[in-house]
Molecule: transfer RNA
Organism: Thermoproteota archaeon
């Protein structure tokens, strides 16, 4: 160069033949218990890579971009 995957919260992730205020664990804060802390319990915090584009509606679909990851081809 050319192909195919994948990008959701601070980590790991569901949700993805489109449907309405995107869940869940660890994590963090604040509290309840404890002498302290752990461990239990409540309660909150905080995400759809980035722009367009279809559509009444997009986390799903399309198109580029931007990062990874795997392949193959060219030079050397």
């Nucleotide at each position: 160069g050319g192909g195919c995957c994948c990008a959701u919260a601070g980590c790991u992730u569901a949700g993805c033949a489109g449907g309405a205020u995107a869940g869940a664990g660890c994590g963090c804060u604040g509290g309840c218990c404890u002498u302290c802390g752990g461990a239990g319990c409540c309660a909150g915090c905080g995400a759809c890579a980035u722009g367009g584009g279809u559509u009444c509606g997009a986390a799903u679909c399309c198109c580029a971009u931007u990062g990874g990851g795997c392949c193959c081809g060219c030079c050397a």